[in-house]
RNA sequence: GAUAGAGGUGCGGUUGCGAUAAGUAACAGUUCUGAGAAUGCUUAACUCUGUGAAGAACUGCCAAAGGCAAGACCGCCGAAGAAUUAGAACAAAAGCAAUUCUAAUUCUGGUGCUGUGUUGAACAAAUACUGCACUGUCAUCAUGUGUGAUGGGGAGCUAUC
Numbered sequence: 001g002a003u004a005g006a007g008g009u010g011c012g013g014u015u016g017c018g019a020u021a022a023g024u025a026a027c028a029g030u031u032c033u034g035a036g037a038a039u040g041c042u043u044a045a046c047u048c049u050g051u052g053a054a055g056a057a058c059u060g061c062c063a064a065a066g067g068c069a070a071g072a073c074c075g076c077c078g079a080a081g082a083a084u085u086a087g088a089a090c091a092a093a094a095g096c097a098a099u100u101c102u103a104a105u106u107c108u109g110g111u112g113c114u115g116u117g118u119u120g121a122a123c124a125a126a127u128a129c130u131g132c133a134c135u136g137u138c139a140u141c142a143u144g145u146g147u148g149a150u151g152g153g154g155a156g157c158u159a160u161c
Stems, first nucleotide, its partner, number of pairs: 001161005008077001010076006018068001027060006036048002040096004080108010109135005115129005137152006
């Protein structure tokens, strides 16, 4: 360097039983109120508005998106994830943000849990850091040969060439 493999509540993708979102938004009505009003933000234009905007309370009717996810299937074992930067795409007039995709760099062996922070409607879920436990692997030491202790990092480990 090439090929093949192992870790286990292992990783990712597609689909979506189901719950949540939510008795919320919207719509309709009544009352109060009284000047503004739309999308994450800003600006502009347009439109609506004292024949009552926005808001509040009550009544009726009543969603969806995003996020989660049983199960099934597919691809896999740097599987993959995160952060930063750059580029591209993305409903509207423009700009920004957000989202999605791609590339580069850096970090993380894997899983679970506590705490704190962030995203989030969320006591869901994800994620960063800290600590603990379990697990795989290699090295060194000890050993009662069962294992134990310490240390390392996936740019690793095992087998073959």
Lysine riboswitch aptamer from a mouse gut metagenome, 161 nucleotides, folded computationally. Its mean pLDDT, the model's own confidence on a scale to 100, is 77. Its Rfam family is "Lysine riboswitch aptamer". About the family: Riboswitches are metabolite binding domains within certain messenger RNAs that serve as precision sensors for their corresponding targets.